[in-house]
This is a predicted structure of a 362-nucleotide RNA (Bacterial RNase P class A) from a Gallionellaceae bacterium. It matches the Rfam family "Bacterial RNase P class A". The family's RNA type in Rfam is ribozyme. Its mean pLDDT, the model's own confidence on a scale to 100, is 79. It was read from a public genome assembly, where an Rfam model found it. Of the family's consensus pairs, 97% are formed in the model.
RNA sequence: GAAGCUGGCUAGACAGUCGCCGCUCCUCAGCAGCAAUGCUGUGGAGGGGAGGAAAGUCCGGGCUCCAUAGAGCGGGAUGCCGGUUAAUGGCCGGACGCCGUGAGGCGAUGGAAAGUGCCACAGAAAAUAUACCGCCGAUGGCUGUGCAAGCAGAUCAGGCAAGGUUGAAAUGGCGAGGUAAGAGCUCACCGCGCUGGUGGCAACAUCAGUGGCAGGGUAAACCCCAUCUGGAGCAAGACCAAAUAAGCAGGCCAUGACGUUGCUCGCGUCGCCUGCGGGUAGGUUGCUUGAGCGUCAGGUAACGAAACGCCUAGAGGAAUGACUGUCCACGACAGAACCCGGCUUAUCGGCUGGCUUCACCU
Numbered sequence: 001g002a003a004g005c006u007g008g009c010u011a012g013a014c015a016g017u018c019g020c021c022g023c024u025c026c027u028c029a030g031c032a033g034c035a036a037u038g039c040u041g042u043g044g045a046g047g048g049g050a051g052g053a054a055a056g057u058c059c060g061g062g063c064u065c066c067a068u069a070g071a072g073c074g075g076g077a078u079g080c081c082g083g084u085u086a087a088u089g090g091c092c093g094g095a096c097g098c099c100g101u102g103a104g105g106c107g108a109u110g111g112a113a114a115g116u117g118c119c120a121c122a123g124a125a126a127a128u129a130u131a132c133c134g135c136c137g138a139u140g141g142c143u144g145u146g147c148a149a150g151c152a153g154a155u156c157a158g159g160c161a162a163g164g165u166u167g168a169a170a171u172g173g174c175g176a177g178g179u180a181a182g183a184g185c186u187c188a189c190c191g192c193g194c195u196g197g198u199g200g201c202a203a204c205a206u207c208a209g210u211g212g213c214a215g216g217g218u219a220a221a222c223c224c225c226a227u228c229u230g231g232a233g234c235a236a237g238a239c240c241a242a243a244u245a246a247g248c249a250g251g252c253c254a255u256g257a258c259g260u261u262g263c264u265c266g267c268g269u270c271g272c273c274u275g276c277g278g279g280u281a282g283g284u285u286g287c288u289u290g291a292g293c294g295u296c297a298g299g300u301a302a303c304g305a306a307a308c309g310c311c312u313a314g315a316g317g318a319a320u321g322a323c324u325g326u327c328c329a330c331g332a333c334a335g336a337a338c339c340c341g342g343c344u345u346a347u348c349g350g351c352u353g354g355c356u357u358c359a360c361c362u
Base pairs, nucleotide, nucleotide: 001358002357003356004355005354006353007352008351009350010349012327013326014325015324016323017322018321020049021048023046024045025044026043028041029040030039031038032037051333055344056343058342059341060340061339062338063233064232065231066230070265071264072263073262075229076228077227078226079225080094081093082092083091084090095109096107097106098105099104110224111223115222116221117218118217119216127171132164133163134160135159136158139157140156142153143152144151145150172190173189175187176186177185191213192211193210194209195208196207197206198205199204237285238284239283240282247276248275249274250273251272252271256270257269258268259267260266292310293309294308295307298303328331
């Protein structure tokens, strides 16, 4: 100097004029009230007012109700080990595997010796394994030669799966010996199983011994194992006011019906279900002080005790808009609706920490 990997902060700025929403205080007016005070409205002052993803609705919770609260079965979810958290499938650290020269990145990562299923096509053959091209033919047989022993030939019986074909995958791999030709048939190394030592909380790593060794793959196939798991949802709920037709018909009816996601038990309520018909759908609350944020002991890190400090939107058909001027980085993706912790997706720029590789100079 170039090219990369991985974190953090920010998300146009300033000034002026008018406008919108909440809160606190003051003043005035009206209503209620004995009063304190409350409600509504006019005016004034002060402070505050959309995001890193507010998006997706994919996870985990808080909260509310069923409900006074359960058990079992089924169903569902997760799947290497440890830690963290309110909790998770998140996050952090580590192990193993794959990719990358590397910094790093990715991982649907338990079990195939409990059982069942599947492996198309091709190929001889994909499991009770098998012989297309082939190799051998020692032993028994055939032919030729020879007095015989034997020699030679082709291959029958028989032996083989080492070589080749096909395929994602072919019965552990590679090398040597051995054999008629071959084969873990034998041996060394690797792989696999079993037993033990050492290190580590563990996943696992490593070493030693032993056995010729259950043919492979697949569980985001069924299944087995371990752990976890009620349901519905702020349109959840609570309260107030008002109105109508204490309507009509049919069914079940305490040995019952309904509710509690499905089933059973248990528990609770006393009526429930269906059809036709009628009335109302207005207001208040839930609603923002939180598993909150900041500093910090400790911790490799995620995280985070105590203490101190801070308060940071609550609309209600939906609040931050319009105009002017200046600056420069010329402004992308994009607007809370009960709240919080994550993940995923979209994205213009600015500032900045650590690390890797290459080239050159000293």